[in-house]
């Protein structure tokens, strides 16, 4: 460099939960708080699933990257 991923080293994120604020809802934001995560960085690209309209669906918006899978970016350096 590529694949790989340790009882390593520096670190990094941050569930659920509570306060507050946003949204018709899913959900999100901040602070707190850790369940965990070698990409729990990043992109809604294809699926899933969730809301919303309609409620008969179909289409349409909307949402979820910590639900798969892709793609593009990263730190370290044993076997």
């Nucleotide at each position: 460099c590529c694949a790989c991923g340790a009882u390593a080293a520096a670190g990094g994120c941050a569930a659920a939960c509570c306060a507050c604020g946003c949204g018709u809802a899913a959900g999100c934001g901040u602070g707190g708080g850790a369940c965990g995560c070698a990409a729990a960085g990043u992109c809604a690209u294809g699926g899933g699933u969730c809301c919303g309209c309609c409620u008969g669906a179909u289409a349409c918006g909307g949402a979820u990257c910590g639900c798969c899978a892709g793609a593009c970016c990263g730190c370290c350096g044993a076997a």